[in-house]
RNA sequence: CAUGCAAGUCGCGCGUGUACCCGCAAGGGGAAAGCGGCGUAAGGGACAGGAAUUCGUAGAUUACCUACCCUCCGGAUCAGGAUAGCUGCGGGAAACUGCAGGUAAUACUGAAUAAUGUCUCCGGACCAAAAAGUGUGACUCCUCCAGAGGAUGGGUCUACGUCCUAUUAGCUAGUUGGUGGGGUAACGGCCUACCAAGGCAAUGAUGGGUAGCAGGUGUGAGAGCACGACCUGCGUCACUGGGACUGAGACACUGCCCAGACACCUACGGGUGGCUGCAGUCGAGGAUCUUCGGCAAUGGGCGCAAGCCUGACCGAGCGACGCCGCGUGCGGGAUGAAGGCCUUCGGGUUGUAAACCGCUGUCAGUGGGGAGAAAAUGCUGGUGGGUACUCCCAUCAGUUUGAUCUAUCCGCAGAGGAAGUCAGGGCUAAGUUCGUGCCAGCAGCCGCGGUAAGACGAACCUGACGAACGUUAUUCGGAAUCACUGGGCUUAAAGGGUGCGUAGGCUGUGCAGAAAGUUGGGUGUGAAAUACCUCGGCUUAACCGAGGAACUGCGCCCAAAACUACUGUGCUCGAGGGAGACAGAGGUGAGCGGAACUUAGGGUGGAGCGGUGAAAUGCGUUGAUAUCCUAAGGAACACCCGUGGCGAAAGCGGCUCACUGGGUCUCUUCUGACGCUGAGGCACGAAAGCUAGGGGAGCAAACGGGAUUAGAUACCCCGGUAGUCCUAGCUGUAAACGAUGAGCACUGGAUUGAAGAGACCUCCAUAUCUUUUCAGUCGCAGCGAAAGUGUUAAGUGCUCCGCCUGGGGGAGUAUGGUCGCAAGGCUGAAACUCAAAGGAAUUGACGGGGGCUCACACAAGCGGUGGAGGAUGUGGCUUAAUUCGAGGCUACGCGAAGAACCUUAUCCUGGUCUUGACAUGCAUGGAUUAACCCUAUGAAAGUAGGGCCACGCCUUCGGGUGGAACAUGCACAGGUGCUGCAUGGCUGUCGUCAGCUCGUGUCGUGAGAUGUCGGGUUAAGUCCCUUAACGAGCGAAACCCUUGUCCUUAGUUACCAGCGCGUCAUGGCGGGGACUCUAAGGAGACUGCCGGCGUUAAGCCGGAGGAAGGUGGGGAUGACGUCAAGUCCUCAUGGCCUUUAUGACCAGGGCUGCACACGUCCUACAAUGGCCUGCACAAAGGGAUGCCAACUCGUGAGAGCAAGCUAAUCCCAAAAAACAGGCCCCAGUUCGGAUUGCAGGCUGCAACUCGCCUGCAUGAAGCCGGAAUCGCUAGUAAUCGCGGGUCAGCAUACCGCGGUGAAUGUGUUCCUGAGCCUUGUACACACCGCCCGUCAAGCCACGAAAGUGGGGGGUAUCCGAUAACGCUGCCGUAACCCGCAAGGGAACAAAGCGUCUAAGAUAAACUCCGCGAU
Repeated sequence: CAUGCAAGUCGCGCGUGUACCCGCAAGGGGAAAGCGGCGUAAGGGACAGGAAUUCGUAGAUUACCUACCCUCCGGAUCAGGAUAGCUGCGGGAAACUGCAGGUAAUACUGAAUAAUGUCUCCGGACCAAAAAGUGUGACUCCUCCAGAGGAUGGGUCUACGUCCUAUUAGCUAGUUGGUGGGGUAACGGCCUACCAAGGCAAUGAUGGGUAGCAGGUGUGAGAGCACGACCUGCGUCACUGGGACUGAGACACUGCCCAGACACCUACGGGUGGCUGCAGUCGAGGAUCUUCGGCAAUGGGCGCAAGCCUGACCGAGCGACGCCGCGUGCGGGAUGAAGGCCUUCGGGUUGUAAACCGCUGUCAGUGGGGAGAAAAUGCUGGUGGGUACUCCCAUCAGUUUGAUCUAUCCGCAGAGGAAGUCAGGGCUAAGUUCGUGCCAGCAGCCGCGGUAAGACGAACCUGACGAACGUUAUUCGGAAUCACUGGGCUUAAAGGGUGCGUAGGCUGUGCAGAAAGUUGGGUGUGAAAUACCUCGGCUUAACCGAGGAACUGCGCCCAAAACUACUGUGCUCGAGGGAGACAGAGGUGAGCGGAACUUAGGGUGGAGCGGUGAAAUGCGUUGAUAUCCUAAGGAACACCCGUGGCGAAAGCGGCUCACUGGGUCUCUUCUGACGCUGAGGCACGAAAGCUAGGGGAGCAAACGGGAUUAGAUACCCCGGUAGUCCUAGCUGUAAACGAUGAGCACUGGAUUGAAGAGACCUCCAUAUCUUUUCAGUCGCAGCGAAAGUGUUAAGUGCUCCGCCUGGGGGAGUAUGGUCGCAAGGCUGAAACUCAAAGGAAUUGACGGGGGCUCACACAAGCGGUGGAGGAUGUGGCUUAAUUCGAGGCUACGCGAAGAACCUUAUCCUGGUCUUGACAUGCAUGGAUUAACCCUAUGAAAGUAGGGCCACGCCUUCGGGUGGAACAUGCACAGGUGCUGCAUGGCUGUCGUCAGCUCGUGUCGUGAGAUGUCGGGUUAAGUCCCUUAACGAGCGAAACCCUUGUCCUUAGUUACCAGCGCGUCAUGGCGGGGACUCUAAGGAGACUGCCGGCGUUAAGCCGGAGGAAGGUGGGGAUGACGUCAAGUCCUCAUGGCCUUUAUGACCAGGGCUGCACACGUCCUACAAUGGCCUGCACAAAGGGAUGCCAACUCGUGAGAGCAAGCUAAUCCCAAAAAACAGGCCCCAGUUCGGAUUGCAGGCUGCAACUCGCCUGCAUGAAGCCGGAAUCGCUAGUAAUCGCGGGUCAGCAUACCGCGGUGAAUGUGUUCCUGAGCCUUGUACACACCGCCCGUCAAGCCACGAAAGUGGGGGGUAUCCGAUAACGCUGCCGUAACCCGCAAGGGAACAAAGCGUCUAAGAUAAACUCCGCGAU
């Protein structure tokens, strides 16, 4: 807001009685309209406003009203003129309306009567009505008037309670009170005139914001907190604002007037409207229903009644919106079916679930019956009662009324029509697979997701609930997280900087009184509903009914007197006063003093001074610094000086004087609670700073200069102004700290200092003891998160104040207010943002922290690397490819113990194969095939073809069958493909460093600690001692191997002293078992012995003996762990990928590529050398497609021939440096050997890319290496050669062997690394950590901003509708009064004026919000 309905009724108040109906007519009935009465102020809806004219509870009303209803009492007489309707004529589009005529009443008016009514000066005065209606018939039914009372409903007043905000602190002129008057139903500044100057406010006035209040509702153990839907009571509102009328009642939801906004109609002149009644529509929104039925019931209005009206109400509809109940089947059923999912491939699970068999029939469906919601009223008849019979009451019988709902029953059919939602990482009940790969996504919190996701998505399975389930929003709870019950403030947020003191709060002790609080009893109230308890009614429940208790509150009455408060009167212990002593950097002012400093003057003196890590700026020959004398100036007061003193704190330090505050002790003389705390307030208040005037030596922000540095607006140095000082003011803050407010009381101690007093002693002094106050240290109990605190509490209590909420940041910022001259102070947010910030303690790690200790870590030495040439590895570059891995130490002569082919790999190019180069199985085939031989082609692999023809077993000789092999097909093989961050195993490194742990006990709330620390000692957590620890384990050590000495045994191939034989010569031979040696077993070394040191210990130092001495040397041996260290290319292995290719085969090439850079080595640069000649001494190894003697050839590599050797026998094999002699003579050489040429040798299928060696020739760089850097402590470094593995060949590499054989150090300052203890920490991915500030661009929020746009509440002025009231009152007028009448009066009345006033306008302020360049 369209439309419909939601308030009418009465003909028994009145007139007219048209339309219409019945009737032939007479006549009867009679809607609608009008006058009149009652109702319309109820019922129904909503919560805008309002923080108090509200509401709630309890009261008051002697300050009031109340229609209809009830009771009582009295009355209802006479008279009058109008006006609707109606008729006629008009106006207007309509709404509506004018004039004339005429009419009725229970409409209106007058008169009479009048008290128990009203007023009163107490004499008196005044006030009403309908003889109507019905009916044959009314004292009697109904009605009217006056009065009294009741009931009901209201009005008004009082007390208490009733949200947030002080970044609102002052508000108020009808304001507060009084008097007179007015007004109201009624009190009252409610209004008015005058008078007074009050009233409210920190117990929060005024202002701002928000809000209907209550019964109750949700939650909570309660106290509380939040809310005020439905239902009930109250209030308020009805398009917005204002106003009155009528009435018993309204300032009136469906009445009136005015103004405004909006909408509609219009003939443009003018009108109309108000769903926050029921439905419904539109809009807005995340979102909320039918334009239903009926008055049958309950209730209401009118009516005598029948009855009419009733969107109140009763019902139905829609919505799982809520609560409650029910169903979607029940029993049996294992082949544990199929399918799904998982799987360790065996199976498991879905799962008795299904199928199948046997039952049942709720609900829904369909058909039929049906109690009840209904009892009244009325009517008829009867009975009884009421003096009254037109009336009323009671009762009986009959009759009358259902919109809608339907319990329940019967019939039918058939398991048929009926299950979902969320969850499955933890909280929190319930997990697997696949997909995805920090993507997609999840998420309440923690957090998941980066290739094996129980967290995402899906599947299967499971859990929870179930006609629901989950999400979101919101309230309470948990939250003791605003703490009354019931919290805190040293360090986590939080004690005011300190004192004095107002209000307030709290306050010693005795007695008496009264009774405000308090306590007990009684009583009234605390509506009903709700909630609780007990019964009862619907089959149960929800729901409903009845009774009870409760409603913890408020009022009144009675009583008590312990406590609090009050009144009175006492007391002395709190507090204060008095007397006598005492200590003190307490304060203020004035005066005085010396040292030092600076400046000035003068003297001496003569080159520097000063300053620093080192310097420079600076000062100085115009004479500095230094030194002496004199003078001036300002500031501060050395030593004493002390966890000493004083003060409220800030603070106070030379000496003297003056004034002055406080404290302590003793005496116990006085007062008699005078006390404590303290919001506001007032005062004091370091330093810096400000104003004015002085002063200014030193010091010194700013500033200048010099250094340092990458820079250095700093640290250091040279200067230097404010300031520092004084006077008078201001500021009012500090880590103003004990980070600990003040006061009182109580609760074990020890000890030190300061100020007193007393006792002991005959006295004095000292010591000792007791006691008061102040200042410290350590510690019991207790407290505390711990650290700690602990009679100076952070313990236990009481009182008062301040502060913190509760996260961190933003921010002590913005804004407002206030203070200040300013600087700034006090008060003090929000937006936004993060998931933390913080406290105490623990373990580590780290430190340009400390202590102790160690290591070729440094130092002391020796030799190298880095420079040259070459070798080799790596990077880079290049390439068709230069396969891959390793990356500080701990990759880089590493995997690789040896890339020409092979090796060799997704390396490249090209050619080939596809069950495959390799393994197993199945099926089919058939004797083809394989093997072997041959041909063609080809680079080969391969491809194509031909020949040949076999084996075992059985046999009926026809054949069958089988294995190997082949072909085809299927399973599968294969992968040096990826992931070492999915793994096993193995390895590197810290580090052969001395550490790493456990059990029990003890300590701690705990993490953890102790042990493992401390004192010694060691190579060592090795050992000893101490010890809340006692023990133990893994490591260290030892056990093992090797080497060094000796012994025993054994004696070949090794050995040969003695005996013998033989040779030119040789252990060559006989022999020997002594020696060397070999290889088996023993011995030996243990701080065992001595001395010293040490703790009588552990052990250390020295010595003896000994082959060896303090682990004899070397090796093997590597704790818990670290580095997501390395390796998927040794091997193994999960997952992924690939399958005519990332597999397999082949040829050729590449891994060897070369402007360059790095690592590791070799050879050198030479004379301690090179070359030549001669000559000596090893060890450890290897050898059968192997080592190869001797001999011959060759300059040589090597070749030829060939003995020996399965090897203590033979061979490789010459050891080299050394030693002896000679030459070279300091040079790019007789150094050095690269490079290149020629000629050869060897291996191998093959030396072009790309092997090694030899001879001749060539003869490069290089003359000892920058910064830097490596190894080594004794048979070591250095130097010299030898062997082996790999291997066809290739060694400067690697692994071994021996020969010669040093120097230096005996220290721990420093560099590096490590161990232990301790300390700090904002680190824990652990300092390669963490972390601060600035900044581009974009975006967001907030603040400021010249201004600008709007809102709100007030103020002032102007204007001023309607209404009300007052004054005046045109034309006029029936009632009343006077009058015989005429007429007059009173009264009414249009209009005007005035008062008040809504809306409106204007003005100046206040306040709030938006926009706004920047």
Model confidence (mean pLDDT): 80 of 100. The RNA shown here (small-subunit ribosomal RNA) has 1414 nucleotides and comes from an uncultured bacterium. Rfam family: Bacterial small subunit ribosomal RNA. Rfam links the family to the GO terms structural constituent of ribosome and ribosome.